[in-house]
Predicted 3D model of a 71-nucleotide RNA (transfer RNA) from a Candidatus Pacearchaeota archaeon. Rfam family: tRNA. By type it is a transfer RNA. Its family is annotated with triplet codon-amino acid adaptor activity in the Gene Ontology. Taxonomically the source falls in Candidatus Pacearchaeota (Archaea, Nanobdellati).
């Protein structure tokens, strides 16, 4: 410098245009004599803007950030 790939709760992850899943971790509440396991139940997310579209995590386009390749 060019070309690619990835970015969704604290953590990892699913989801090919219609109100985003699940584990773990975490709040509250049951179980305990206390705590730990269990039970129940709640809060918590789409990198930044832009465009299509009735309607975008999903498609498009620029920048960010990380990695990979080539020079």
């Nucleotide at each position: 410098u060019u070309g690619g790939u990835u970015g969704u709760a604290g953590u990892a992850u699913a989801u090919u245009g219609g109100u985003a899943u699940u584990a773990c971790a975490u709040g509250c509440g049951a179980c305990u004599g206390u705590g730990a396991u269990u039970c129940g139940u709640g809060a918590g997310a789409a990198g930044a803007g832009a465009g299509u579209u009735c309607g975008a995590u999903u498609c498009u386009c620029u920048c960010c950030a990380a990695c990979c390749a080539a020079u």